RNA sequence: GGAGUGGGCCAGGCGACCGCCGGAGUGCCUCGCGCACACCGGAGGAAAGUCCGAACUGGACAGGGCACGGUGGUGGCUAACGGCCACCGGGCGCGAGCCCAGGGAAAGUGCCACAGAAAACACACCGCCGACGUAUGGCGCUGCGGCGCCGUGCGGGCAAGGGUGAAAAGGUGCGGUAAGAGCGCACCGCGCGACUGGUGACAGUCGUGGCAGGGUAAACCCCACCGCCAGCAAGCCCAAAUAAGGGGCGAUGAGCCGGCCCGGCUCGCUACCCAGCCCCGGGUAGGGUGCACGAGCCCGUCGGUAACGGCGGGCCCAGAUGAAUGGUCGCCACCCGCUCCGGCGGGGACAGAAUUCGGCUUACCGGCCCACUCCGCGU
Numbered sequence: 001g002g003a004g005u006g007g008g009c010c011a012g013g014c015g016a017c018c019g020c021c022g023g024a025g026u027g028c029c030u031c032g033c034g035c036a037c038a039c040c041g042g043a044g045g046a047a048a049g050u051c052c053g054a055a056c057u058g059g060a061c062a063g064g065g066c067a068c069g070g071u072g073g074u075g076g077c078u079a080a081c082g083g084c085c086a087c088c089g090g091g092c093g094c095g096a097g098c099c100c101a102g103g104g105a106a107a108g109u110g111c112c113a114c115a116g117a118a119a120a121c122a123c124a125c126c127g128c129c130g131a132c133g134u135a136u137g138g139c140g141c142u143g144c145g146g147c148g149c150c151g152u153g154c155g156g157g158c159a160a161g162g163g164u165g166a167a168a169a170g171g172u173g174c175g176g177u178a179a180g181a182g183c184g185c186a187c188c189g190c191g192c193g194a195c196u197g198g199u200g201a202c203a204g205u206c207g208u209g210g211c212a213g214g215g216u217a218a219a220c221c222c223c224a225c226c227g228c229c230a231g232c233a234a235g236c237c238c239a240a241a242u243a244a245g246g247g248g249c250g251a252u253g254a255g256c257c258g259g260c261c262c263g264g265c266u267c268g269c270u271a272c273c274c275a276g277c278c279c280c281g282g283g284u285a286g287g288g289u290g291c292a293c294g295a296g297c298c299c300g301u302c303g304g305u306a307a308c309g310g311c312g313g314g315c316c317c318a319g320a321u322g323a324a325u326g327g328u329c330g331c332c333a334c335c336c337g338c339u340c341c342g343g344c345g346g347g348g349a350c351a352g353a354a355u356u357c358g359g360c361u362u363a364c365c366g367g368c369c370c371a372c373u374c375c376g377c378g379u
Stems, first nucleotide, its partner, number of pairs: 001375010012332007020042004025037004029032001044350001048361002051359005056231004068227005073087005088102001089100004103222002108220002110216003125162002127158003132155010170188006189211001190209008235289004245280005253267005296315008334347005
């Protein structure tokens, strides 16, 4: 200098003016859901998709099972998770690193297009063999019984080679054989056993068996673990209107005794239903709450490889509901183009809260920082 890998961060800044939403405050008056003034706060790294996990709330629920859904190497982190960290195994890359639903196919069932002989209790198309059986041709020998050599057909032997396929009973080599073959042997691979190391996934070493029998489980299925259902339009409170329902008034009074109450005596009334009025109830419109102090944010320190956790200090940080978070101008910074080097013109993504939080995924102009790898050159 070039090409890459992993991770972190920013998402223009300052000022002026005009607005919008929320909060608490002061002043004024005609005291109201009033007006005015100044102050404080006011979108994101993804607020998005609503994919996963929780908090919270209501419903259901003795316990257990079935069904259904999800997850799937090991150890840890976490409130929890399908997330994160570290490691193991496999694959890819020269490398930094990246990717993997990564349990079970010697329980059962299904499926495996095309091609191919055969796609599974494996098979034989081309091919190889001529040891064996049988038939037969030629040549030679003969003691005429046959024998030898060369060949052919059928049966037979083989699975090394060719060929098909994503996949065909492990690979390389030597021996062996008629030709071959774990048929024998060595090494690699595989199964089983022991030992060693590791918390573990697993790894290594030694021994042993010639060697199990294709693939597919984001196919059914089996195993282990997890999981009740619904969601802030949850739920709760206040409450105009209004239906059912309940209650009251609608008769319960007048006079006398007595200071008054209670009580006593006399007179009057007998009262069920409807209408009406009032109260309760109920909960529509509307309002409040849930709802902004929280698994909170920042800094430091300690423990841990890390994810993360402990401790100390500091901070308060949107709450709309037809739904605010904006507009204009100036200066500066960044990028692009032009330039007479003075400047001039243009550009700034993806997107946008709605109960909250932890993740994942997806979108994104451009810029900054850290660590590492490979190649070339120079010293």
This is a predicted structure of a 379-nucleotide RNA (Bacterial RNase P class A) from a Phycisphaerales bacterium. The model forms 95% of the base pairs in the Rfam consensus. Its mean pLDDT, the model's own confidence on a scale to 100, is 78.